């Protein structure tokens, strides 16, 4: 050049049309003489434009960034 695949909290993920899971971190509070571990609450995200739908994380589509493949 081409083809195919992902992109979602600080980090790792689930979810492919209707309230965005979970762990993990982070902050309170329990508990402990104190610290680890444990319970508990709370915290914080859909790579960027355009469509297309009552409603898009999702489905179209045109970049940007990462993997593979093939030349």
């Nucleotide at each position: 050049g081409u083809g195919c695949c992902a992109g979602u909290g600080g980090u790792g993920u689930a979810g492919g049309g209707g309230c965005a899971u979970c762990a993990u971190g982070c902050a309170g509070g329990g508990u402990u003489u104190c610290c680890a571990a444990c319970c508990u609450u709370g915290u914080g995200a859909c790579c960027c434009g355009g469509g297309u739908u009552c409603g898009a994380g999702u489905c179209c589509u045109g970049g940007c960034u990462g993997g593979c493949g093939c030349a």